[in-house]
Context: one part of a larger RNA
RNA sequence: CUGGGUUUAAAGGGUGCGUAGGUGGAUUAGUAAGUCAGUGGUGAAAGCCUGCAGCUAAACUGUAGAAUUGCCUUUGAUACUGCUAAUCUUGAAUCAGGACGAGGUAUGCGGAAUGUGACAUGUAGCGGUGAAAUGCAUAGAUAUGUCAUAGAACACCGAUUGCGAAGGCAGCAUACUAGACCUGUAUUGACACUGAGGCACGAAAGCGUGGGGAGCGAACAGGAUUAGAUACCCUGGUAGUCCACGCCCUAAACUAUGCUAACUCGAUGUUUGGACUUUAGUCUAAGCGUCCUAGGGAAACCGUUAAGUUAGCCACCUGGGGAGUACGAUCGCAAGGUUGAAACUC
Repeated sequence: CUGGGUUUAAAGGGUGCGUAGGUGGAUUAGUAAGUCAGUGGUGAAAGCCUGCAGCUAAACUGUAGAAUUGCCUUUGAUACUGCUAAUCUUGAAUCAGGACGAGGUAUGCGGAAUGUGACAUGUAGCGGUGAAAUGCAUAGAUAUGUCAUAGAACACCGAUUGCGAAGGCAGCAUACUAGACCUGUAUUGACACUGAGGCACGAAAGCGUGGGGAGCGAACAGGAUUAGAUACCCUGGUAGUCCACGCCCUAAACUAUGCUAACUCGAUGUUUGGACUUUAGUCUAAGCGUCCUAGGGAAACCGUUAAGUUAGCCACCUGGGGAGUACGAUCGCAAGGUUGAAACUC
């Protein structure tokens, strides 16, 4: 003098709301706690460091100084932080008027397809595969037509679209309900940001109770394939998939990228608004995408949607294995979840 990182090397919590805490816009006045300057006291001695001196030198010793970066007292300074008082409107929220969407919950309705049942026509095959067989079929199947019925999913529109905090959300209609956005600058006047604990939500699978069960389909059975085939392929098929209520709480819960704010060259597509134009346009706000400058990066690449440049707060990482294991604690009906080592070894 400097002061590590977290897209892919170890590392961003699955997501939000929010408690404590941390941090916090502009102006004026006061105060002087933090902060800064000076004074006084104390900070034992020895030791360390520096100067000088004594043993012939050194070690050693003596002496003087410095240091002891601290604490207390007191006198001042007032830029910044804090505190007190008053004010402001840009942050934040509210209001009025618009406009948006597969945002959520509940109820009702719809057509296509599929399966099943009944009837009719009709006769020997159907189905399936690389090829077959199991299977179905003269007790009349498959196919075709009409009627009835059941459950689940919603073709086209449909998009690199839209909405939502995330998970996620798609036929149509109605009711209830949440939200960001635009315009106005009308109201409040810092009410803000983040957020350990906490609370809520959280795909699929799974669990409990009661329904439902068309298609699909773990397990299971059979047929094939094969050296074998506990598979891939085929025929069946239970749980499950669906509904209600209650649990579970995990995912490559991924943008493998926490949230908020400020700042820097351009091009372009698109969604929803606004203003001005008349014109195929111009400007502007909020999103969703693509390319790219500066800059960054080990590179791939990122690049106003940052991985750039800064500030605030939280979470997390510290060699591989052992191991997300053991033990303990805690949650759960269980399955298991959360927290989470060490020996040993390389």

Small-subunit ribosomal RNA, central domain from Idotea baltica, 346 nucleotides, folded computationally. The source organism's lineage runs through Eukaryota, Protostomia, Communostraca, Valvifera and Idotea.